[in-house]
Context: one part of a larger RNA
RNA sequence: GACGAACGCUGGCGGUGCGCCCUAUGCAUGCAAGUUGAGCGAAGCUUUUCAGUAGUUUACUACAGAAAAUGACUGAGCGGCGAACGGGUGAGUAACGCGUGAGCAAUCUACCUUAGUUACUGGGAUAGCCCGAGGAAACUCGGAUUAAUACCGGAUAUUCUUAUUUUUUCACAUGAAGUUUUAAGGAAAGGUCAGCCGAACUAAGAUGAGCUCUCGUUCUAUCAGCUAGUUGGUGGGGUAAAAGCCUACCAAGGCUACGACGGAUAGCUGGUCUGAGAGGACGAUCAGCCACACUGGGACUGAGACACGGCCCAGACUCCUACGGGAGGCUGCAGCAGGGAAUAUUGCGCAAUGAGCGAAAGCUUGACGCAGCGACACCGCGUGUGGGAUGACGGUUCUAGGAUUGUAAACCACUUUCAGGAGGGAAGGAAAUGACGGUACCUCCACAAGAAGACCCGGCCAACUACGUGCCAGCAGCCGCGGUAAUACGUAGGGGUCAAGCGUUGUCC
Numbered sequence: 001g002a003c004g005a006a007c008g009c010u011g012g013c014g015g016u017g018c019g020c021c022c023u024a025u026g027c028a029u030g031c032a033a034g035u036u037g038a039g040c041g042a043a044g045c046u047u048u049u050c051a052g053u054a055g056u057u058u059a060c061u062a063c064a065g066a067a068a069a070u071g072a073c074u075g076a077g078c079g080g081c082g083a084a085c086g087g088g089u090g091a092g093u094a095a096c097g098c099g100u101g102a103g104c105a106a107u108c109u110a111c112c113u114u115a116g117u118u119a120c121u122g123g124g125a126u127a128g129c130c131c132g133a134g135g136a137a138a139c140u141c142g143g144a145u146u147a148a149u150a151c152c153g154g155a156u157a158u159u160c161u162u163a164u165u166u167u168u169u170c171a172c173a174u175g176a177a178g179u180u181u182u183a184a185g186g187a188a189a190g191g192u193c194a195g196c197c198g199a200a201c202u203a204a205g206a207u208g209a210g211c212u213c214u215c216g217u218u219c220u221a222u223c224a225g226c227u228a229g230u231u232g233g234u235g236g237g238g239u240a241a242a243a244g245c246c247u248a249c250c251a252a253g254g255c256u257a258c259g260a261c262g263g264a265u266a267g268c269u270g271g272u273c274u275g276a277g278a279g280g281a282c283g284a285u286c287a288g289c290c291a292c293a294c295u296g297g298g299a300c301u302g303a304g305a306c307a308c309g310g311c312c313c314a315g316a317c318u319c320c321u322a323c324g325g326g327a328g329g330c331u332g333c334a335g336c337a338g339g340g341a342a343u344a345u346u347g348c349g350c351a352a353u354g355a356g357c358g359a360a361a362g363c364u365u366g367a368c369g370c371a372g373c374g375a376c377a378c379c380g381c382g383u384g385u386g387g388g389a390u391g392a393c394g395g396u397u398c399u400a401g402g403a404u405u406g407u408a409a410a411c412c413a414c415u416u417u418c419a420g421g422a423g424g425g426a427a428g429g430a431a432a433u434g435a436c437g438g439u440a441c442c443u444c445c446a447c448a449a450g451a452a453g454a455c456c457c458g459g460c461c462a463a464c465u466a467c468g469u470g471c472c473a474g475c476a477g478c479c480g481c482g483g484u485a486a487u488a489c490g491u492a493g494g495g496g497u498c499a500a501g502c503g504u505u506g507u508c509c
Stems, first nucleotide, its partner, number of pairs: 001508003005505005012381006018374002020339001025337003029334003034081003039078002043074002045071001047069002049066002052063005088292003097217003101213004107209002112205007120154004130143005160185004167178004190197002218264003225255003230252008267289004271282004294315005317328004345371001347370003353367001354365004384414004394405004418450001420445005428436001453498005458479003464493005474481002
């Protein structure tokens, strides 16, 4: 000098930031991922019409029913897209994990953009609804029946895929980009308010991802040898894709004192702190990457996951149970218990920015925007200003005269920042829409009024006297002080330094 700090004393206001560093311990409760009726069928509700029954006031009311419509209507179900983002944490990881610079002639990419081509013809189900059964529940089973942009056939198709044939140009070893012959194979979905919104294939772009490599990346030799899928080859499998990635066989290799292997510690980086720099230490907030989601394992779906608020299995723990069986995962936002020196509200809003869905209106969003709590940090402001000596009173001290506190107070004049009261009142929003918020800000009003402490005073180190104590009580960062005149302990007066803070402790330079 610095801090995500804590502790002690003290504490007026505002702005901007920051706020579980320990138990990746366990969690009550609420919320944190939905949306789409312009993909689909049915149900309910509303309104209209019809005939019926009852009451009758004879054209009204009530009830149940049928048919056709109606709607920013309602909530389930099928389908689509999203849920792989956003948010959290740092346990693991010393690694192509990260950083850096290259490569993929070894790759994929939903939505989006550009260009081209296409959509012909059929089929059977199923959820829901209805009926029934089982179960304490979670939920499950059977029957009947129905739709689709759900599912499954057939057709057609190139610049697609595979194999084959001809040939040109190029290259970095396998090869790449074209050209050409033949054969085989592969698509689709409709909706609508007629404006549009979609579907399929191909080529290219954009975006995102995957893989490989150069170099860099903590300590330890009181760790010196390590390794059998190990190192390489061939066949086969596998992946979007190269590869011992996997497998069978064959060979015996591969790494290592330029530190292998083992052990310990640790997420990495942009950066942060310090320092003249070189360095050293650290990796909170913000941003990029990685890893994880009760512990361990596994796959499914999908463009993308081996998936925090999905599934299956095992385990530990918690809960419900009719004992047969079930349910759960805050390392999301709040909040609780525990731990700890220590770290906040079970708040408001989708108005803005962004995200998902939707043609749109819009809906959702603890992302985010705000508010609350905390002197935790930084910055700014205030606690008055000018005058005022016979130098009051009081305190302290004294050589008893005085000195000092001290222009300090009183007193006089003035001002009103901030806080307070009253009135007005935004921007943030190009049409609408404001949680913040009657906030910021402006004007007026009243009163010096409501607003100062902490540490230190032997030297280092700015600042001294008196009394008490008597190697006691105590102080102390180091030197050291205290045993009867203590500027070093305690108190008082005075002084010094900082100031809404001041000290102490801890850690780093």

Predicted 3D model of a 509-nucleotide part of an RNA (small-subunit ribosomal RNA, 5' domain) from an uncultured bacterium.
The full RNA is in RNAcentral, with records from ENA and SILVA.